The part of an RNA shown here (small-subunit ribosomal RNA, central domain) has 348 nucleotides and comes from Burkholderiales bacterium CV33. The full RNA is in RNAcentral, with records from ENA and SILVA. The coordinates come from a structure-prediction model, not an experiment, and the mean pLDDT is 90. The source organism's lineage runs through Bacteria, Pseudomonadati, Pseudomonadota, Betaproteobacteria and Burkholderiales. Its Rfam family is "Bacterial small subunit ribosomal RNA". Gene Ontology terms of the family: structural constituent of ribosome and ribosome.
Context: one part of a larger RNA
């Protein structure tokens, strides 16, 4: 000496479940695999090192010693790791009561609005823009009243509110269903943590088949703007957006921050539960989330700061100058689009 890192410089896998693997609370006993101590054997010679000797010196050669940090066998030790056996309850879980919630799936239903259709009233404009025009309208539009059709989304409540592993989830009612918090006891007795491969889920767009289609709207058409305008603005408008089933598997899938556990000042809001107290206004304590400040500490700085980016441990993933390159080739997957895995030459 036996790397350093990953919020923003390169770097946390999109998310979860989980086999193998790695790691693992507390206590007693036994064993002796790891570990430790001693002994024996071996560890060829040369080399390296030490003390000498020989070539005038040195290189070189040579005598002796040490070393060869290893391996095997054996004796011992039993604190630690391990194995086996038996306990424990602080981790984990189950039961009971209570509670909050846009958590998920299915079915039903409501009101407002847009559009369209029919009819009544009614007459010359409407719509649109920076200004216009395309467009709609005397075949009666727009406006207004009544009735009807149909699809999609749920104003207010609504909130640095809630729930979910993430993606995400919002009118109301019913059915089925997952997870969580909390209180006091009882129970199980380490059943745990992480997780390569694997499996499942995974916005939007896109794809396949069949429906549906009000509004919006890639593409497309027209009108403007402009030097041009394959745009921004306007009038239209098809896929799509919606439903069912099957694929795709990617995102600035972001907290740009992996999961789990322990420890380390406080203050203020908000949300869910519980307890004590009360002058019934409230006050105090505790616990789970979610926000804003902030000490120590950390950081290149910005900032983070008990929900850490602080102090530590366990396990996984990833980075190693810029470009070439989220590429080529090969392979796997896919109906395709493409996705995943992933170089090199060359160049600075």
């Nucleotide at each position: 000496c036996u790397g350093g890192g990953c919020g923003u410089a390169a770097a946390g896998g999109g998310u979860g479940c989980g086999c193998a693997g790695g790691c693992g609370g507390u206590u007693u006993g036994u064993c002796a695999a790891g570990a430790a101590a001693g002994g024996u054997g071996u560890g060829a010679a040369a080399u390296c090192c030490c003390c000498g000797u020989g070539c005038u010196c040195a290189a070189c050669a040579u005598g002796g010693g040490a070393a060869c940090u290893g391996c095997a066998c054996u004796u011992u030790u039993a604190a630690c790791u391990g194995a086996c056996a038996g306990g424990c309850u602080a981790g984990a879980g189950u039961g009971u009561g209570u509670c909050a919630g846009a958590g998920g799936g299915g079915g039903g239903u409501a009101g407002a609005a847009u559009u369209c259709c029919a009819c009544g009233u009614g007459u010359a404009g409407c719509a649109g823009u920076g200004a216009a025009a395309u467009g709609c309208g005397u075949a009666g539009a727009g406006a207004u009243g009544u009735g009807g059709a149909g699809g999609a989304a749920u104003a207010c409540c609504g909130a640095u509110g809630g729930c979910g592993a993430a993606g995400g989830c919002a009118g109301c009612c019913c059915c089925c269903u997952g997870g969580g918090a909390u209180a006091a006891c009882a129970c199980u007795g380490a059943c745990g943590c992480u997780c390569a491969u694997g499996c499942a889920c995974g916005a939007a767009a896109g794809c396949g088949u069949g429906g549906g289609g009000a509004g919006c709207a890639a593409a497309c058409a027209g009108g403007a703007u402009u030097a041009g305008a394959u745009a921004c603005c306007c009038u239209g408008g098809u896929a799509g957006u919606c439903c069912a089933c099957g694929c795709c598997c990617u995102a600035a899938a972001c907290g740009a921050u992996g999961u789990c556990a322990a420890c380390u000042a406080g203050c203020u809001g908000u949300u869910g539960g519980g307890g004590c107290u009360u002058u019934c206004g409230g006050g105090c304590c505790u616990u789970g989330g979610u926000a804003g400040c902030g000490c120590a500490g950390c950081u290149a700085a910005c900032g983070c700061g008990c929900g850490a980016a602080g102090u530590u441990g366990a396990c996984c993933g990833c980075c190693u100058g810029g470009g070439g390159a989220c590429u080529a080739c090969g392979g796997u997957c896919g109906c395709a689009a493409g996705a995943c895995u992933a170089a090199a030459a060359c160049u600075c």